[in-house]
RNA sequence: UGUCCGGUAGCUCAGUCGGCAGAGCAGGCGGCUGUUAACCGCCUGGUCGCAGGUUCGAGCCCUGCCCGGACAG
Numbered sequence: 001u002g003u004c005c006g007g008u009a010g011c012u013c014a015g016u017c018g019g020c021a022g023a024g025c026a027g028g029c030g031g032c033u034g035u036u037a038a039c040c041g042c043c044u045g046g047u048c049g050c051a052g053g054u055u056c057g058a059g060c061c062c063u064g065c066c067c068g069g070a071c072a073g
Base pairs, nucleotide, nucleotide: 001072002071003070004069005068006067007066010025011024012023013022019056027043028042029041030040031039049065050064051063052062053061
């Protein structure tokens, strides 16, 4: 320098053919009970890496850039 993959909640990750942003864990509150753990219910938590473009509508498509990884030179 080039090619490919990845970047979504505090963490690990889904998100299909463009149409309501989600799960588990963590955190908070409650239930359960001799108590804790476990278990159960509810809740909080999002600039979808950044900036543009296309579109009625973008996490998803297009362009540039940034970061991480693999490969090539």
This is a predicted structure of a 73-nucleotide RNA (transfer RNA) from an Elusimicrobiota bacterium.
The RNAcentral record of the sequence draws on ENA.
Taxonomically the source falls in Elusimicrobiota (Bacteria, Pseudomonadati).
Its mean pLDDT, the model's own confidence on a scale to 100, is 82.